Overview
Predicted 3D model of a 76-nucleotide RNA (transfer RNA) from a Microbacteriaceae bacterium. Rfam family: tRNA. By type it is a transfer RNA. Rfam describes the family as follows. Transfer RNA (tRNA) molecules are approximately 80 nucleotides in length. The source organism's lineage runs through Bacteria, Bacillati, Actinomycetes, Micrococcales and Microbacteriaceae.
[in-house]
RNA sequence: AGGCCAAUAGCUCAAUUGGUAGAGCAGCGGUUUCCAAAACCGCAGGUCGGGGGUUCGAGUCCCUCUUGGCCUGCCA
Numbered sequence: 001a002g003g004c005c006a007a008u009a010g011c012u013c014a015a016u017u018g019g020u021a022g023a024g025c026a027g028c029g030g031u032u033u034c035c036a037a038a039a040c041c042g043c044a045g046g047u048c049g050g051g052g053g054u055u056c057g058a059g060u061c062c063c064u065c066u067u068g069g070c071c072u073g074c075c076a
Stems, first nucleotide, its partner, number of pairs: 001072007010025004019056001027043005049065005
């Protein structure tokens, strides 16, 4: 220098052909228990990495930037 992959809830990850953003764990509340744990029920939690574009509609498509990982090459 070039190419590829990844970035979504606190953490780990989903999301079909573009059509209402979800799960597990963690957190909070409740049931249960003498208490706690476990189990069960419920609640809350999101700028989908930043910016721009296409579209009636974008996590998803296009451009660009950032961060991380991998591969190839150049100089020494």